Context: one part of a larger RNA
């Protein structure tokens, strides 16, 4: 040194575990904001810190409900209290309080500061209370200018800002792909911008079809990767009919007559049902092993309750629960009904959407790239008719045919998920599973936009090792001690492998 055995150290793999993830299914819920929101400074305790919670009324105040013997949130002891049959305390609901910023709104600002102005009350130093801007009405004043406007002042209502996706609607690339690139494709995407809802959008035929008919819209299935369209390249790519979901009609553009009242929103009250605290809620002993029994054995019981989970191992009958059955002073939501005021029904003649339809010249949307290109849209230019009328049936022309623009509402069937609840899983078990199980969007890093970690496990219980020694009043250890075990000793469950000793034996 090196092999081979033994104990060892060091690591932190495996195994088991679960406090967080993922994905959904079924209901809810689909917003919150000048009654100041999201989201933050600062503060509040017997407290120095941090979290969680509250706001100078600062771990909280009233109130009405449930619950109630314990309580004063966590880390995390202590100290000082308060409760014990209903004014602790928890939990629901309605309410008070809610500094300072932040649309932030009295003016300023380098966010959480720093300066006002007015009226009103007072104990004369305070306290409340207004004081942004834009709209929209109504009101007073009121130039150049004579009537009037413009503008100014005041009230009264309304907007402001957050938000996860899903919608509409207005801009709007490239990369890519065409094996190169331009028309093309990416993609009417990704972003930007405006709007709104719980859904958006569409919607009751100037709408298909084809001589036989359907009868608003929307979605799924199928038509079909068809007819099409295409430097006919790459690639885009429908409709009809057919089956289903799901259904729903309607108003105005006007004047009479009529007064029995549909219909639609609000309010109020009533029933029902959810929901927002919760109440009840069956049934098991022995013995044996063990640290401990729920395990074994022996003999029982419930049961509309063998969902779960917990308790020193593996529990229907121990412990929370489940199955069922039941409850709300009050607040919400949904449905029916009934009542207010309020819309405006009925009937009967009339009307019945003009710079529009079309047209020319640029574009765009249609699966449809201007093409034989119908339809739609519309920047510029033009411009009809008026149901004896006008559209469209894919150039066009006629015959048929079918509908009636150029005003407007309309649920459902359909998309979405920040969020609440319940429950599920051939989804993940801490290099996974969310970046993040852990005080994590932290700690670091960057001027900033931004980037962005690592880190779970004593034990059934802290019984977390009184006392003794060695050592520096250490770090460690060594006895004792607890405990089933301390090679579970907090650098704490198992405890690989590298590596790094030590003790024996062999070689050399």
């Nucleotide at each position: 040194c090196g092999u081979a055995c033994a104990c060892g150290g060091u690591g932190g793999a495996u195994g088991c575990c679960u406090a967080g993830g993922c994905a959904g299914u079924c209901a809810g819920a689909g917003g919150c904001g000048a009654u100041g929101a999201a989201g933050g400074a600062c503060g509040u305790g017997c407290u120095a810190a941090u979290c969680u919670g509250c706001g100078a009324a600062a771990a909280g105040c009233g109130u009405c409900g449930g619950u109630a013997a314990g309580c004063u949130g966590a880390u995390a002891u202590g100290a000082a209290g308060c409760g014990c049959a209903a004014u602790a305390g928890c939990c629901g609901g309605c309410g008070a309080u809610a500094u300072c910023c932040g649309a932030a709104u009295g003016g300023g600002g380098a966010a959480a500061c720093c300066c006002a102005g007015u009226g009103c009350a007072u104990u004369u130093a305070u306290g409340c209370a207004c004081u942004a801007u834009c709209g929209u009405u109504u009101g007073a004043u009121g130039a150049a200018u004579u009537c009037a406007u413009a503008g100014u002042c005041a009230a009264a209502c309304g907007a402001g800002g957050c938000g996860a996706a899903c919608c509409g609607g207005g801009g709007a690339a490239a990369c890519u792909g065409a094996a190169a690139c331009a028309u093309c494709u990416a993609a009417u995407u990704a972003c930007c911008c405006c709007g709104a809802g719980g859904a958006a959008a569409a919607g009751a035929a100037a709408u298909c079809a084809a001589c036989c008919g359907a009868g608003a819209u929307u979605c799924c299935c199928a038509u079909a990767g068809u007819a099409g369209c295409g430097g006919c390249g790459a690639g885009c790519g429908a409709a009809c009919a057919g089956g289903g979901a799901g259904u729903a009609g309607c108003c105005c553009a006007g004047a009479g007559u009529u007064a029995a009242c549909a219909u639609c929103g609000c309010u109020a009250c009533c029933u029902a049902c959810a929901u927002u605290a919760g109440g009840a809620g069956a049934a098991u002993g022995g013995c044996c092993u063990g640290g401990a029994a729920a395990g074994g054995c022996c003999a029982g019981c419930a049961a509309u309750a063998a969902a779960g989970g917990g308790u020193g191992a593996u529990a229907g009958c121990c412990c929370c629960g489940u199955a069922u059955c039941u409850g709300a002073a009050g607040g919400u939501g949904u449905a029916a009904g009934u009542a207010g005021a309020g819309u405006g029904g009925a009937c009967u003649c009339g009307a019945a959407g003009a710079g529009u339809a079309g047209g020319g010249c640029g574009g765009g949307a249609c699966a449809c790239g201007u093409g034989u290109u119908a339809u739609c849209c519309u920047g510029u230019u033009u411009g009809a008719a008026u149901a004896u009328g006008g559209g469209g049936g894919g150039a066009c022309c006629a015959u048929c045919c079918u509908c009636c623009a150029a005003g407007g509402c309309u649920a459902a069937a359909u998309a979405c998920u920040c969020c609440u609840g319940a429950c599920u899983g051939a989804c993940c078990g801490a290099u996974a599973g969310u970046g993040a199980a852990c005080c994590a969007g932290u700690a670091c890093c960057g001027u900033g936009a931004g980037g962005g970690a690592a880190a779970g496990g004593c034990g059934a219980a802290a019984a977390g090792a009184a006392c003794c020694c060695c050592g520096g009043c250490g770090a460690g250890g060594g006895g004792a001690g607890u405990g089933a075990a301390a090679u579970a000793g907090a650098a704490c469950c198992u405890g690989a492998a590298a590596c790094c000793g030590u003790g024996u034996a062999c070689g050399u």